The part of an RNA shown here (large-subunit ribosomal RNA, domain II) has 700 nucleotides and comes from a Candidatus Omnitrophota bacterium. Its Rfam family is "Bacterial large subunit ribosomal RNA". The RNAcentral record of the full RNA draws on ENA and SILVA.

[in-house]
Context: one part of a larger RNA
RNA sequence: ACCGACGAGUUAUUCUUGUAAGCGAGUCUAAGUAAGCUGUUAACGCAUCUUACGCAGGCGUAGGGAAACCGAGUCUUAAAUGGGCGUUUAGCUUGCAGGAAUAGACCCGAAGCUGAGUGAUCUACCCAUGGCCAAUGGGAAGCCUUCCGAAAGGAGGGUGGACGUAUGAACCCGUCAGUGUUGAAAAACUGUGGGAUGAGCUGUGGGUCGGAGCGAAAGACUAAUCAAACUCAGAAAUUGCUGGUUCUCCCCGAAAUAUUUCUAGGGAUAGCCUCAAGACACUACGUUAUAGGGGUAGAGUACUGAAUGGACUACGGGAGUCUACCGACUUGCUGAGUCCAACCAAACUGCGAAUACUAUAACGACUAUCUUGGGAGUAAGACGUUGGGGGCCAAGCUCCAUCGUCUAGAGGGAAUCAGCCCAGACCGCCAGUUAAGGUCCCUAAGGACAGGCUAAGUGGUAAAGGAUGUGGAUUCGCUUAGACAGCCAGGAUGUUGGCUCAGAGGCAGCCAUCAUUUAAAGAGUGCGUAACAGCUCACUGGCCGAGCGGAUUCGCGCCGAAGAUGAUCGGGGCUAAGCCUGUUACCGAAACUGUGGGUUCAUUUUGCCCUCGGGCAAAGUGAGCGGUAGGGGAGCAUAGUCCAACGAGUGAAGUCAUACCGUAAGGAGUGAUGGACGUUGGACUAGGGAUUAUGUCGGU
Numbered sequence: 001a002c003c004g005a006c007g008a009g010u011u012a013u014u015c016u017u018g019u020a021a022g023c024g025a026g027u028c029u030a031a032g033u034a035a036g037c038u039g040u041u042a043a044c045g046c047a048u049c050u051u052a053c054g055c056a057g058g059c060g061u062a063g064g065g066a067a068a069c070c071g072a073g074u075c076u077u078a079a080a081u082g083g084g085c086g087u088u089u090a091g092c093u094u095g096c097a098g099g100a101a102u103a104g105a106c107c108c109g110a111a112g113c114u115g116a117g118u119g120a121u122c123u124a125c126c127c128a129u130g131g132c133c134a135a136u137g138g139g140a141a142g143c144c145u146u147c148c149g150a151a152a153g154g155a156g157g158g159u160g161g162a163c164g165u166a167u168g169a170a171c172c173c174g175u176c177a178g179u180g181u182u183g184a185a186a187a188a189c190u191g192u193g194g195g196a197u198g199a200g201c202u203g204u205g206g207g208u209c210g211g212a213g214c215g216a217a218a219g220a221c222u223a224a225u226c227a228a229a230c231u232c233a234g235a236a237a238u239u240g241c242u243g244g245u246u247c248u249c250c251c252c253g254a255a256a257u258a259u260u261u262c263u264a265g266g267g268a269u270a271g272c273c274u275c276a277a278g279a280c281a282c283u284a285c286g287u288u289a290u291a292g293g294g295g296u297a298g299a300g301u302a303c304u305g306a307a308u309g310g311a312c313u314a315c316g317g318g319a320g321u322c323u324a325c326c327g328a329c330u331u332g333c334u335g336a337g338u339c340c341a342a343c344c345a346a347a348c349u350g351c352g353a354a355u356a357c358u359a360u361a362a363c364g365a366c367u368a369u370c371u372u373g374g375g376a377g378u379a380a381g382a383c384g385u386u387g388g389g390g391g392c393c394a395a396g397c398u399c400c401a402u403c404g405u406c407u408a409g410a411g412g413g414a415a416u417c418a419g420c421c422c423a424g425a426c427c428g429c430c431a432g433u434u435a436a437g438g439u440c441c442c443u444a445a446g447g448a449c450a451g452g453c454u455a456a457g458u459g460g461u462a463a464a465g466g467a468u469g470u471g472g473a474u475u476c477g478c479u480u481a482g483a484c485a486g487c488c489a490g491g492a493u494g495u496u497g498g499c500u501c502a503g504a505g506g507c508a509g510c511c512a513u514c515a516u517u518u519a520a521a522g523a524g525u526g527c528g529u530a531a532c533a534g535c536u537c538a539c540u541g542g543c544c545g546a547g548c549g550g551a552u553u554c555g556c557g558c559c560g561a562a563g564a565u566g567a568u569c570g571g572g573g574c575u576a577a578g579c580c581u582g583u584u585a586c587c588g589a590a591a592c593u594g595u596g597g598g599u600u601c602a603u604u605u606u607g608c609c610c611u612c613g614g615g616c617a618a619a620g621u622g623a624g625c626g627g628u629a630g631g632g633g634a635g636c637a638u639a640g641u642c643c644a645a646c647g648a649g650u651g652a653a654g655u656c657a658u659a660c661c662g663u664a665a666g667g668a669g670u671g672a673u674g675g676a677c678g679u680u681g682g683a684c685u686a687g688g689g690a691u692u693a694u695g696u697c698g699g700u
Stems, first nucleotide, its partner, number of pairs: 001700006011103013026059003032053005038047003063070002073085004106244002109241001113234006124208009133198001135167003138163001142159007171195003176191004210226001212222002247635006257270005271378002273375007283368001285364008298351001299349002304345002308341005316334002318331005381406004386401005411422003426597004431593003437587003440572003446584001448583006459574001465559002469556010486543005492516003497511003522537001526535002598625012636689001638686010654673005660667002
């Protein structure tokens, strides 16, 4: 891991609701006694069940009051014309089912707590008694001796052998590294390393223990277990937490909210679901109309506040002048305030919608509404649209409101994709029509039609900003009296204007910017020179011969545009098979239709039964039949008991195979195997259904 077996809402008592039944102002017996059937025993006897007895007792038939007490009334009160609770009668018992409480209470699962014991053969410390420590180095005191010294003492040589001394085996330890890591080993091996006469190591025997020991202290150690050992017991401790909870079909079908909670991943009450009974209308819902209140969106700026510019302004400020003081005057500054203009607001309003809400009326409709009672689940929600708060007008962010979807919803589309778009799956069909979305190929259906746009593979990611991209619209100006571009020619004179300046001659700078001749020509547009010169422009003529130039705006494009393994629109590929406008055909889903069938509810008819309440069956009509938590209903299968009827060595159960039947759980038939029990119907009882609990046991 697989296979098999086992494995989880039970039982008792009490209460409550529903249902079935008996009796009924009553109802029921309890312990027990007696009898009977059956089982068991050698017998006495015992046990289950049934029937009868058993009026102790319970509940009900009367309430009110704290009570005395009174009583269809009573209490309150001094007393109630008052008020509260009652009085108009239905209960009792038993079976079954749902639920609750108390019990282990659906099952498995803690860490822990308490008690009684067992442990110091491991290890910590202690006691008693023993054992062990190769070799070598350093060389304290003391002692001997020589020398110096007056002495105290000092120096040298020798001897000596101190030391929690040094090097280093045994022994003890375990520093670092490698190996090992389902190991050779539940802590080792190899190399390296520390101590090695000491607070040393060690043998044997003994002592101290569970809130206790022992501890050169690490919460270390106390038998591979220690912030409280181990064993048994209380004990099925408790767990608001995790996991698991076993056959089928039918009907309905949620919630993730509010209040409160030592409460926030748990509860209680309400809301929302279901079942039963009842109520049946001026109920609920929708549309339209009418009548309402509002202060949101918007708007506005009188009010409240914010804020920009301007004008005016103070016995306001600043500065200045005058002044002995008091003070006075002035202002190229500032400035509360007033006025004007423009503007802003969730906590502004002299205005003010759409929606929403309330009421009334009519209409619609498959009563969708309400009351009482039984049973729940939910109280972690998610994304999307719209309106908002928080945040960065960030988040697949967070908190509200509103609607939708998912949750609990399959199908089609979006290549892929809970929450987006379409659409709500009772079952079958090798029938049809459509939705969203599509129609070149992959891939079902138009290489459809008409008119435009795009040249960027834009389409097939993105901004500020930038650009003679390109198409349309509007507008202004010039133009056959010849525009625009190009080419030819002119572009002059007073004059080198004046000033400045070394110079300033159109062209460093300042001032002025006139006049003349002209077809036209600036006291000069740019380049240039030291300054001139030179080139050029404005402006004019000629050649040419038809449009040219500017602005605004709309459509589609361009640049801006850099990412980490190989690219791509889903792919191929496309100049439409891209984009815009219009038209038409087709494809396309579990939608709709057709057709056959099932089932629920309502209703109609017929038949049968009936305790007259109704029930069952058939046919018809109408509306339904996605579904998690959950409520309700109907069944299948397993084991056993009783009754009845049957089968079986001419072969039971079980097992294997199988193309049959039933909407499902399931049920037959046949054959083989097997070798002795089994089946059907009715009633009853339950240790009654396993793909899952790191489930338990067995097998492989």